[in-house]
Molecule: transfer RNA
Organism: Lachnospiraceae bacterium
C1' cells in the first nucleotide's frame, strides 16, 4: 500500500427492501428451598461502527470513511 472478509443487547450471534430489530447466554425479580445452586415464570436491555446517497419505506443496496482480522505487495 492493494484486495477480500467482518462491525447489531453487558458477551456469543440470527435477521428476503416493509410493519414494534429477535435468540440464547448475562443481569433483576417472584415460585420453589432451612438457605443456596439447578429448575420454572416473568421482567430488563439497542444511536444496527459513523457520515452521505438511492427508494414510499435501509439493519438490508450504494459510496465514502473508522475499527478488527487475513491474504498479496
Nucleotide at each position: 500500500g492493494u484486495c477480500a472478509c467482518u462491525g447489531u443487547a453487558a458477551c456469543u450471534c440470527a435477521g428476503c427492501g416493509g410493519a414494534u430489530a429477535g435468540a440464547g447466554u448475562g443481569c433483576c425479580u417472584g415460585c420453589c428451598u432451612c438457605c443456596g445452586a439447578a429448575g420454572c415464570a416473568g421482567g430488563u436491555g439497542g444511536u444496527c461502527g459513523u457520515c452521505g446517497g438511492u427508494u414510499c419505506a435501509a439493519u438490508u443496496c450504494c459510496g465514502a470513511u473508522c475499527a478488527g482480522u487475513g491474504a498479496c505487495g